A computed fold for a 535-nucleotide part of an RNA from an uncultured bacterium, annotated as small-subunit ribosomal RNA, 5' domain.
The full RNA is in RNAcentral, with records from ENA and SILVA.

[in-house]
Context: one part of a larger RNA
RNA sequence: GACCAACGCUGUGCGGCCUGCCUAAUACAUGCAACUCCAACGAUGACGUCACUGCUUGCAGUGACUGAUUAUCGGCGAACGGGUGAGUAACACGUGAGGAACUCGCCCAUGAGCGGGGGACAACAUUCGGAAACGGAUGCUAAUACCCCAUAGGUGGUUUGGUCGCAUGACGAAUUCAUUAAAGGUGGCUUUGCUACCACUCUUGGAUAUGCCUCGCGGCGUAUUAGCUAGCUGGCAAGGUAAUGGCUUACCAAGGCAGUGAUACGUACCCGACUUGAUAGGGUGAUCGGCCACGCUGGGACUGAGACACUCCCCCGACUCCUAGGGGAGGCCCCCGUAGGGAAUCUUCCACAAUGGGUGCAAACCUGAUGGAACAAUGCCCCUUGAGUGAACAAUGUCCUCGGAUUCUACCGCUCUGUUGUUACAAAAGAACACGUGCUACGUAACUACUACCGCCUUGACGCUAUCUGACCACAAAGUCACGGCUAAGUACCAGCGAACAGCCGCGGUAAUACGUGGGUGACAAGCUUUGUCC
Repeated sequence: GACCAACGCUGUGCGGCCUGCCUAAUACAUGCAACUCCAACGAUGACGUCACUGCUUGCAGUGACUGAUUAUCGGCGAACGGGUGAGUAACACGUGAGGAACUCGCCCAUGAGCGGGGGACAACAUUCGGAAACGGAUGCUAAUACCCCAUAGGUGGUUUGGUCGCAUGACGAAUUCAUUAAAGGUGGCUUUGCUACCACUCUUGGAUAUGCCUCGCGGCGUAUUAGCUAGCUGGCAAGGUAAUGGCUUACCAAGGCAGUGAUACGUACCCGACUUGAUAGGGUGAUCGGCCACGCUGGGACUGAGACACUCCCCCGACUCCUAGGGGAGGCCCCCGUAGGGAAUCUUCCACAAUGGGUGCAAACCUGAUGGAACAAUGCCCCUUGAGUGAACAAUGUCCUCGGAUUCUACCGCUCUGUUGUUACAAAAGAACACGUGCUACGUAACUACUACCGCCUUGACGCUAUCUGACCACAAAGUCACGGCUAAGUACCAGCGAACAGCCGCGGUAAUACGUGGGUGACAAGCUUUGUCC
C1' cells in the first nucleotide's frame, strides 16, 4: 500500500457508486423461480345481442349469432436464462498453428411442391379396484396427432462414356434398381374457385451454433514416489456413432511410456484480470466477462435439432415425510427465508415501466433473468458538524523557581451565513415501441390483408424520486490512537522487579518522559486502532 475481511471504542448525517456465507458441495418448513398458443383439434358454452312463442308485462322457453373459461389431445419452449466450484494436474484452460471423418431446430436466400386415402387414442359416458398415489374394463369422437399410396427432387447401388488430377481419387452427364415428402388455419373477393398472411414438405446455399482430432508454447509440490502398462501399443476384419478412432469385439504381432521425471501421492477449476513493485518479479483468481465441470451419492437411458438433462424418466443407496402397513412422496450448489457451523456476510420486499428471453397473427401472458427499493460505515468518493468580531488575558483545572505559565480568543457577548436539516410549493429524464386509428405508396385481375413513411392516441415499479424555489433556526451533528528511541508529540502524582506495558530494543527493585490516573500535546478523522493475509 491492498482486502469479499473480522474484533474493540465511537457514530450524525446527506448524496453517488459498488460489495455482502471466504466456514458445512451440511440439512431444509412455506412461498415463488417455465410457461405459452383455442387463429391446429374435439368438447365446454359464461356474459351479451337479435328474432319468435307463452303469458302473471317482466319473467320463462325456443332458435340464430358472438364467443369468456379451461381439463384433454396437439405445437413450440423447457438443453436458454440463474447458481456453485465438489471433482479435475487434463489438450481442462490460455494462446498460436492446423486438420477431416461430421451435424445444425428457429433465422436469411434459392428453386419446386402442398394430390389421394385409412385406422386409432385421450377428453367424454358407464363401471370396477385402492387409505392415498394412481390404475383397470367397456363404449363414442376430432385434428397441424398417427399410418398407407402417388409424384418430385435428394440419397444409396448397377452399367456406360466424359473432364481434371499428386497415389487413394475429385467433378459433372446418361442408364436402370432400391428407398424416402407434405397439413392445414385465419381473412378477402367478382365464390363449384382465386388470392393475401401465417404455417407445412423437399432441394441447394448461407448464417449461427455444436461435436471431434493433432501439435508448439504456458502456468505446482514431493524422488523420504523409479519403474509403469494388458485393450495396454500397433495391424487386419466387423460392429457402433452425426462423425475419425481399441470407441467396442474376434484374430495376429510384441509392443507403448519413463531421469527432458513415467507411475504414485498431496494440493488446486483455468483465464481476461486484481494487487504490490521503478522495473524484473511476487501473490491472488471475490464482484464483472469468457471457458470447463457439477446438480442428494453412484449408474443408466428415453424424447429431441440439441441432454445422457438443476425444478424429465428408470434403478441401487443414504436421509426426511405420509400410510388404513398393502404401499407411496421428496431433493433450495435459483430468489427470499430457517436450523446448524462460524470471528463473520442482508428482505420470506416492489415491478414487468425499461433491457433481454419463451409462446402467440396479435392483444397479451409468463419471466426471484433484469430493473428497483430495504438492511449493513463493508469499501471508495464528496460534503457538513459553522464564519467574523471579541482581553476583564475572568473563573476552573494543571504545573510552578510562587514571579508566573498554560487551558485561552477559547467560553460568554455582538454581527452574519444557511451547506446539510425541518416544513411547504413546483417538478424532469429514463418512453422507444407495439396495438388501435387516419393519410400516402407498394401489392392484387380486383378488394382486403401484408409491408414501408408520416400524424394522432396510449404505457413509469422506482416515486411524496432527482432537481428547483420560499420560509425557519447555530440550533441537531467528534471521536479514536499515540506521546523512551525507531516516530510527529512531555509533565505531575500514585504504586514499587508487584501490578502492568511491549512491533523491535526494552521499561518497572521509592525521584518511571516507557505501568495506572490527571491535565497538556501530536496524528488521522465519521472514523480510529488492533488482528489476519499478500507485496